[in-house]
RNA sequence: GCGGUGGGCUGGAUGGCCGCGGCGGCAGCCAGUCUGUCCGUCGAGGAAAGUCCGGACUCCCAAAGGCAACGGUGCCGGGUAACACCCGGGCGGGGCAACCCGACGGACAGCGCCACAGAGAACAGACGGCCCCGCAUGUCGGGGUCACGGUGAAACGGUGGGGUAAGAGCCCACCGGGGCCCUGGCAACAGUGCUCGCAUGGCAAGCCCCACCGGGAGCAAUGCCGAAUAGGAUCUCCAUCAUGGGCGGCCUUUGCCCCGGAGAUCGGGUUGGCAGCUAGAGGGGCCGUGGCAACACGGUCCUGAGAAGAAUGGUCAUCUCGGGGGGUGCGUGCAUCCCCUAUGACAGAAUCCGGCUUACAGGCUCACCGCGCAU
RNA sequence: UGGGGUGUAGCCAAGCGGUAAGGCAACGGUUUUUGGUAUCGUGUACCGUAGGUUCGAAUCCUACCACCCCAGCCA
Numbered sequence: 001g002c003g004g005u006g007g008g009c010u011g012g013a014u015g016g017c018c019g020c021g022g023c024g025g026c027a028g029c030c031a032g033u034c035u036g037u038c039c040g041u042c043g044a045g046g047a048a049a050g051u052c053c054g055g056a057c058u059c060c061c062a063a064a065g066g067c068a069a070c071g072g073u074g075c076c077g078g079g080u081a082a083c084a085c086c087c088g089g090g091c092g093g094g095g096c097a098a099c100c101c102g103a104c105g106g107a108c109a110g111c112g113c114c115a116c117a118g119a120g121a122a123c124a125g126a127c128g129g130c131c132c133c134g135c136a137u138g139u140c141g142g143g144g145u146c147a148c149g150g151u152g153a154a155a156c157g158g159u160g161g162g163g164u165a166a167g168a169g170c171c172c173a174c175c176g177g178g179g180c181c182c183u184g185g186c187a188a189c190a191g192u193g194c195u196c197g198c199a200u201g202g203c204a205a206g207c208c209c210c211a212c213c214g215g216g217a218g219c220a221a222u223g224c225c226g227a228a229u230a231g232g233a234u235c236u237c238c239a240u241c242a243u244g245g246g247c248g249g250c251c252u253u254u255g256c257c258c259c260g261g262a263g264a265u266c267g268g269g270u271u272g273g274c275a276g277c278u279a280g281a282g283g284g285g286c287c288g289u290g291g292c293a294a295c296a297c298g299g300u301c302c303u304g305a306g307a308a309g310a311a312u313g314g315u316c317a318u319c320u321c322g323g324g325g326g327g328u329g330c331g332u333g334c335a336u337c338c339c340c341u342a343u344g345a346c347a348g349a350a351u352c353c354g355g356c357u358u359a360c361a362g363g364c365u366c367a368c369c370g371c372g373c374a375u
Numbered sequence: 376u377g378g379g380g381u382g383u384a385g386c387c388a389a390g391c392g393g394u395a396a397g398g399c400a401a402c403g404g405u406u407u408u409u410g411g412u413a414u415c416g417u418g419u420a421c422c423g424u425a426g427g428u429u430c431g432a433a434u435c436c437u438a439c440c441a442c443c444c445c446a447g448c449c450a
Stems, first nucleotide, its partner, number of pairs: 001371010012319007020043006026036003045346001049357002052355005057218004062254006070214005075089005090104001091102004105209002110207002112203003127149002129145006157175006177196004182191003222275004232266007244258004268449003282303009321344001322341009376446007385399003393430001401417005423439005
């Protein structure tokens, strides 16, 4: 210098004028509570998005416990309120490497599938071929052989040697695989050694088995006030002397409601207001301790949108980055001058938080890897 | 805002791991004075998009895109 990989920050700034919403103050008003040509202050994101996960919170299941069904996760160890997230490891794959990806428990619990081709697709198989024998001597019959070739995604280990009629783990060496001991490690695993009838496919993002986890819905949850009408009509089950009925699948214990209870359908009225609504496992900076890290603890400083047909906008001026156009110079892609342009990437809270995924023009910056060159 | 579904030819719609049915429409031929009917024949599908699993994916899994549906209170 070029190419690549992994992160962090930002994603306009300043000032004036006008216009919005929250909170606080001030003022008006007899008081509610409203109002304001008043003041101050705060006012969209790294993804606010997708709704893929986990929770907080609210209601239902009456409460507690258990089971079934259904669903989810899946190497090991940590972090966290929790998670399918994050960190660190292990194994496998890709890459020269830095790094990246993994749906990563089980195929001797059982069942199922492997089309077509091929002789044969799980304890199979003589199709071509090789060898031996017979004889009627030739496209014949019998026997042995899965080493070689062919088919296929995949053919029941690989290479070399010995042996054999020809071959084959038939035997041997090495590789590979199973088993056992020891060593290292919390563990997943790794390594050395010994031994072995030298050997029994793949698919579980097929059903399934194993381990662990999980009630269901969702702020349009839910609670309160006001108003209006049709306190309407029909149907099902049970019951109306205490025992029975009901309490979202089943069981146990306790409990609650009922002389009516539990539901379903059609129709009618109202589409109003308040709360929930923002201080939450809050967030961030710096320092210290522990830890490889994620993170935890402690100290200190700073800081928080809450709308309701839905606020945070418009305009003017200046600066700066990027982009576009023109001129000049020359080393032809650099420098310099002028003009235009800040809605100039993706894109806007709606109960809140921790993550993941997807979209994203540009700018700044850190670390690492490879190649080339110079000292 | 939250929740639930769908996506196969111009239209409708089967396909449930082994290379995509059927019907309507369209085009051509026959019949008819012409048209319709009838009859014979023919074509048209990257199975919403992109990845992954598998020998093989419309089908199984993941991410994204487009469209559709539901949601308050009284009695």
Annotation:
Two RNAs folded together computationally: RNase P RNA and transfer RNA, 450 nucleotides in total. It holds a member of the Rfam family "Bacterial RNase P class A". It is annotated as a ribozyme. Model confidence (mean pLDDT): 76 of 100.